Source information: Predicted 3D model of a 1502-nucleotide RNA (small-subunit ribosomal RNA) from an uncultured Bacillota bacterium.

RNA sequence: UCCUGGCUCAGGACGAACGCUGGCGGCGUGCUUAACACAUGCAAGUCGAACGGCCCGCCCCGACUGAAUCCUUCGGGAUGACGACGGGAUCCGGGCAGUGGCGGACGGGUGAGUAACGCGUGGAGAACCUGUCUUUCAGUCCGGGAUAACCUGGCGAAAGCCGGGCUAAUCCCGGAUAGACUGUCGGAUGAGCAUUCAACUGACAGGAAAGGCGGUUUAUCCGUUGCUGAGAGAGGGCUCCGCGUCGGAUUAGCUAGUUGGUGAGGUAACAGCUCACCAAGGCGACGAUCCGUAGCUGGUCUGAGAGGACGAUCAGCCACACUGGGACUGAGACACGGCCCAGACUCCUACGGGAGGCAGCAGUGGGGAAUCUUCCGCAAUGGGCGAAAGCCUGACGGAGCAACGCCGCGUGGGUGACGAAGGCCUUCGGGUCGUAAAGCCCUGUCCUCAGGGAAGAACCCUUACAGGAGGAAAUGCCUGUAAGCUGACGGUACCUGAGGAGGAAGCCCUGGCUAACUACGUGCCAGCAGCCGCGGUAAUACGUAGAGGGCGAACGUUGUCCGGAAUUACUGUGCGUAAAGGGUGCGUAGGCGGGUAGGCAAGUCAAAUGUGAAAUCCGUCGGCUCAACCGGCGAAUAGCAUUUGAAACUGCCUAUCUUGAGUGCAGGAGAGGGAAGCGGAAUUCUGGAGUAGCGGUGAAAUGCGUAGAGAUCAGGAAGAACACCAGUGGUGAAAGCGGCUCUCUGGGCUGACCUGACGCUCAUCUACGAGAGCCAGGUCAGCGAACGGGAUUAGAUACCCCGGUAGUCCUGGCUGUAAACGCUGGACACUAGGUGUUGGAGGUUCGAUUCCUUCAGUGCCGCAGUUAACGCAUUAAGUGUCCCGCCUGGGGAUUACGGUCACAAGACUGAAACUCAAAGGAAUUGACGGGGGCCCGCACAAGCGGUGGAGCAUGUGGUUUAAUUCAAUGCAACGUGAAGAACCUUACCGAGGCUUGACAUCCCGUGUUAGUCUGUGAAAGCAGGCGUUGGCCCUUUGGGUCACACGGUGACAGGCGGUGCAUGGCUGUCGUCAGCUCGUGUCGUGAGAUGUUGGGUUAAGUCCCGCAACGAGCGCAACCCUUGUUCUUAGUUGCCAGCACGUAGUGGUGGGGACUCUAAGGAGACUGCCGGUGAAAGUCGGAGGAAGGUGGGGAUGACGUCAAGUCCUCAUGCCCUUUAUGCCUCGGGCUACACACGUGCUACAAUGGCCGGUUCAAAGAGCAGCGAGCAUGCGAGUGUUAGCGAAUCUUUGAAAGCCGGUCUCAGUUCGGAUUGCAGGCUGCAACUCGCCUGUAUGAAGCUGGAAUCGCUAGUAAUCGCGGAUCAGCAUGUCGCGGUGAAUACGUUCCCGGGCCUUGUACACACCGCCCGUCACACCACCCGAGUUGGAUGCACCAGAAGUCACCUGCGGGUGCCGAAGGUGUGUCCGAUAAGGGGGGUGAAGUCGUAACAAGGUAGCCG
Repeated sequence: UCCUGGCUCAGGACGAACGCUGGCGGCGUGCUUAACACAUGCAAGUCGAACGGCCCGCCCCGACUGAAUCCUUCGGGAUGACGACGGGAUCCGGGCAGUGGCGGACGGGUGAGUAACGCGUGGAGAACCUGUCUUUCAGUCCGGGAUAACCUGGCGAAAGCCGGGCUAAUCCCGGAUAGACUGUCGGAUGAGCAUUCAACUGACAGGAAAGGCGGUUUAUCCGUUGCUGAGAGAGGGCUCCGCGUCGGAUUAGCUAGUUGGUGAGGUAACAGCUCACCAAGGCGACGAUCCGUAGCUGGUCUGAGAGGACGAUCAGCCACACUGGGACUGAGACACGGCCCAGACUCCUACGGGAGGCAGCAGUGGGGAAUCUUCCGCAAUGGGCGAAAGCCUGACGGAGCAACGCCGCGUGGGUGACGAAGGCCUUCGGGUCGUAAAGCCCUGUCCUCAGGGAAGAACCCUUACAGGAGGAAAUGCCUGUAAGCUGACGGUACCUGAGGAGGAAGCCCUGGCUAACUACGUGCCAGCAGCCGCGGUAAUACGUAGAGGGCGAACGUUGUCCGGAAUUACUGUGCGUAAAGGGUGCGUAGGCGGGUAGGCAAGUCAAAUGUGAAAUCCGUCGGCUCAACCGGCGAAUAGCAUUUGAAACUGCCUAUCUUGAGUGCAGGAGAGGGAAGCGGAAUUCUGGAGUAGCGGUGAAAUGCGUAGAGAUCAGGAAGAACACCAGUGGUGAAAGCGGCUCUCUGGGCUGACCUGACGCUCAUCUACGAGAGCCAGGUCAGCGAACGGGAUUAGAUACCCCGGUAGUCCUGGCUGUAAACGCUGGACACUAGGUGUUGGAGGUUCGAUUCCUUCAGUGCCGCAGUUAACGCAUUAAGUGUCCCGCCUGGGGAUUACGGUCACAAGACUGAAACUCAAAGGAAUUGACGGGGGCCCGCACAAGCGGUGGAGCAUGUGGUUUAAUUCAAUGCAACGUGAAGAACCUUACCGAGGCUUGACAUCCCGUGUUAGUCUGUGAAAGCAGGCGUUGGCCCUUUGGGUCACACGGUGACAGGCGGUGCAUGGCUGUCGUCAGCUCGUGUCGUGAGAUGUUGGGUUAAGUCCCGCAACGAGCGCAACCCUUGUUCUUAGUUGCCAGCACGUAGUGGUGGGGACUCUAAGGAGACUGCCGGUGAAAGUCGGAGGAAGGUGGGGAUGACGUCAAGUCCUCAUGCCCUUUAUGCCUCGGGCUACACACGUGCUACAAUGGCCGGUUCAAAGAGCAGCGAGCAUGCGAGUGUUAGCGAAUCUUUGAAAGCCGGUCUCAGUUCGGAUUGCAGGCUGCAACUCGCCUGUAUGAAGCUGGAAUCGCUAGUAAUCGCGGAUCAGCAUGUCGCGGUGAAUACGUUCCCGGGCCUUGUACACACCGCCCGUCACACCACCCGAGUUGGAUGCACCAGAAGUCACCUGCGGGUGCCGAAGGUGUGUCCGAUAAGGGGGGUGAAGUCGUAACAAGGUAGCCG
């Protein structure tokens, strides 16, 4: 980088909750948790036109003999001459408990249970029921009986109950009548798959009733409403069937009324629904049983769809009503506001007994993150009862509360630049909030006040009127018109007027995803975070502010669902290497299946019909001002069922075919398998002969051997394995199979016949299955876990060595796994080729060879295609079909638990909690490798001289100190910054001082301040005296200004204070290594590659050739300086050959330009010439030349690396400091000293020291300077001052060298440290703390361990000279010349580097990465002696209510079944536990170094 793959986000939704905020209205919605417990009120009654009574009013009678009566809290109140009081068999009206009827099975609630014919959908009932309603037919006759109420007696606290007496009905019973009803037995016709069925028909038998109200010619009358029998319908219910309906196989077997039959019982009805007997069945891999979860649906949310998730409100169905059981009544219940029993709980009680069931509406407590009023009304809609008025109705209609949701409206509009004030930022100019505000002009939605004011009302009923059928008539019935009457909401919606911008904006975000940025604070803290991640002093990521972005009466957060996620893939993924092909075969079920013809019509397709409730969604139209919302119409609704049709494809049946498949026959290949026998080599062993070692290793040792090894010769025995042949050869399903012969046997190949689809694949099953391992027996030469010993090592339970037991081998049995791999399941078909090889066949040829064709295997290369890439490519990883297996992030985990198998070891199957944001594949560029190849470098080697040992110098570390200022710290810090610390420097320490300051600018005031003196002080300073009177201009008493000085004020100065990890600049280093890149093109999905690689060559990416590259840039080289040769020009201060002069001597002088030299310009070197070689570049040799292959040296340092160094050179952001971290001064320190290291100097001596003589430089420097000469001193030096601002003078006598002498191997005539004394110089000043001289002293040291440095020629080594710094101070440093070597075979090794290639788990790049134990903390899990809770099976005990049956003395009793309960014993699930076990996580713990490079023993699997 591409891919794979997970995690995360952006969208939509919600019965939500939480945070913050909150103006109005409309429409919706509102206990998702405890099917937890409930105070209080209400939620189902009604009918007097079914009935008997009772009460009240009216009415009547009586009482003229006529005023009280009732209640009382004793205060009083109510009624009464319109008649209280008393009575009434009557009439009218109202009401009531009871009998009776209908309704309490609807409506309303909830979702506990239920995985089921429960629900959905479509069918069936010839196997059924149905009150009220509609319609049709027929009827409604005659009798009888009881009982509540009531009266009365009694029990009880109460609830309530018992006895006696009376009475009515639409209460109960008997009889009559009845067909189209029921039952039995027949007949005929028709229908049905069938049991059977049908308003055809015959006979026999059986079964009904109730009245009420009204009218009138009062009758065998009429109307109406009930009642009875029967038929039909509507609506409702019940039962049965097909299909669909969650998860778990770590639940695989379940079942005794179980499955079926016969008979009986039972039900509305079928049925083991129940029972007796008989049979032994039934269900299940197409998932029975068991466990878990769950009301189902229309629909809702999401989605492009397919799907996925859900099942609030509304609607349909089901189930439930404190928990469990049961029946009664009834048309309908096994009944939410009914009954009985049991249980738990609550309440009342006189303790004897009783009462209760909000999952109806409100409401309470509790639980909870969380969910409302103990409201109004029956006005509307609907329901129950009633003839009706009407009554009842927490259904319903409304209102209340809640931003809980959706929708709508508003919080103002216009104008307004001085771009106000203020805030924030700022580069200090300004920018921004911002027309925003203010101001001015308007509007009035919502709001407030006032006024008006609906629709929703239709009915019913009353009154009046009209019409119609029927009837003798009337009531009544049906229909119409008019008027009257009925509103909870609500004085609400709406309308009008008035008022005044007045009363109405917040929330979240601003690093990326993702729209929106600055400042300050903080400083890995506080905090943020959906993921990545942010925060360690310049935070757009934390907090605040300003600004901005988004949405807006809301905005965010949390939770859940769908989406994105093609991340379970039907649509629509995959399995060589990323997760994923079973180790291999045979084969069952299943799935799939060749050609032709005919038939059928199950699948399929088409049409029609039915269904697919309404609501919802969609389209359209309409109603609320719009919208949400509501209404009308339409469309749509996968599917299911029925009917009709088509026949291509699949299927089924029939016939046929040969190409798939196969038997037999004929050939031919082979380590295919089993069994038996045989063979040689080697090892071991034995013996002979022989002597001292053998063996083994990196090197050794253990070991063997003088008791005779090894080597050698001979021999027999035994076991195991079969060299060469031997081959990307053969064969087998795989595992695997290799000496030879015989025998038994499997499979494959080729050829021509034959059969005629007989085939492919394959869950479960079954067989085979390397090695190791196990059991039993044998064998045992060699090898060889464990083990012993020897080494190695820090250790070495290893690698190496010497031994060696299991094992390896055979027989029989078990195990069943491997990186069992081609990491690639099997079968078939198709899709360019080329070239090997194995085994056949055919053709060509007379034959052989060869060649061609073809079949079956086995390799390589390669096109299309494919792939993330690598690669694959007729032996596919291509294109298709069929079948099987498997995968779904990493870890936990090839684990736990359970199960199966196993003798065991163990194998197979196989999770979760928890944890991470990755894990992974292929390729790319680097870096790295104790990988490879090529090449270079004083890199090694070959040499020369050093360092490391000594003394001293110098720097550093450390230590010390008041301070020992700071920086530099592997190479690339350490004689570095520092080219020079006594004061100064100086930054450090102590002490004394100053505070606008030592220094800069501005302002105000005063002055002309030089110099010098005194006191005090360590000085700075402080105090004072003498002294002085600046320049310029002007209206010259004077003023202004400039300069300077002093005093003052505040802005500011100052800081060698911090940060080199905020920076600029400069520098070091890799490295003067040969590299680093770009444009265009090409290749690659891409990162990238190519070019730049390759073959040569070079010091060089230098050049040449080749090449999908062609060019170019920065580097290399050259151009520059210097040096080496020569020429020209020019000769002073340089030079002096020739010509002169002169001197003690000297180019000293005249002259000269020849030479040297100076300093300017040329020339010269280019592989140009010759020869060899080569394609060329080039290279080797040669010539010429002063110089030869970049002649020597220098300057010159690519892209970059090291957060390399420097804030103390300088500059600079930010931070810090401001009577001090600034400034001045004196003194001290930087120079300390047990020690350690670096760099040097001097030495240790004879190639030397010392003494004397003597020869030859170069390059520099010089005026506060170099200083000659002379004098003086032993000397350092001093005195004096000639010359020289320098090719002129000075420094300046160079030294080593050479000549001569001496010393003679010694701590010395080596060496000079140290120290004493005496001096000199510089300087205010040499004590801390300078250099030099003389003299005296004379330390260590006799060539330096491990280790290590420099150098390849005018180099190393050695010798002296000069400069910078500098008052003085040089062993340092920068330069200069003199003398002047040795060696390089070569590139194996060490170090560094370059190019190519290879591996990689590295990319902060090997100073990388990373594994396991142990120690500590936390978390979840497993096992666990047990303890405990729940669910459930089986067996047994006991048995309430109740149904059924039986018995009965009618009081009751008994029997079967039967809930709760109890006992025993199992199973499953959870909670908890001493202790045990591994696992995960956790900035800096311990031990090692396993893996990644050949990872230092290649790694890995079992």

It matches the Rfam family "Bacterial small subunit ribosomal RNA". Its family is annotated with ribosome and structural constituent of ribosome in the Gene Ontology. The sequence is in RNAcentral, with records from ENA, Greengenes and SILVA. Its mean pLDDT, the model's own confidence on a scale to 100, is 84.